[in-house]
């Protein structure tokens, strides 16, 4: 330099053109327990950035950035 893939809570992940964006973990509070741990419940926390298409984009398209892989 060329090509491909990926980017979603603090971390790891799922999913879809429209309903409150999923689950686990994490944090806070409560229940339980003599206490702790475990368990149970509630709450908090995320779609990489910009533009386009569309009534509507996290999803589709284009560009950028970052990471990984391959080729040279």
């Nucleotide at each position: 330099g060329c090509g491909a893939a990926a980017g979603u809570a603090g971390u790891g992940u799922a999913a879809u053109g429209g309903u409150u964006a999923u689950c686990a973990u994490u944090g806070u509070c409560g229940c339980c327990u003599u206490c702790c741990a475990a368990g149970c419940g509630a709450c908090a926390g995320a779609c990489c950035c910009g533009g386009g298409u569309u009534c509507g984009a996290u999803u589709c398209c284009c560009g950028g950035c970052u990471u990984u892989c391959g080729c040279a």
Molecule: transfer RNA
Organism: Cladochytrium replicatum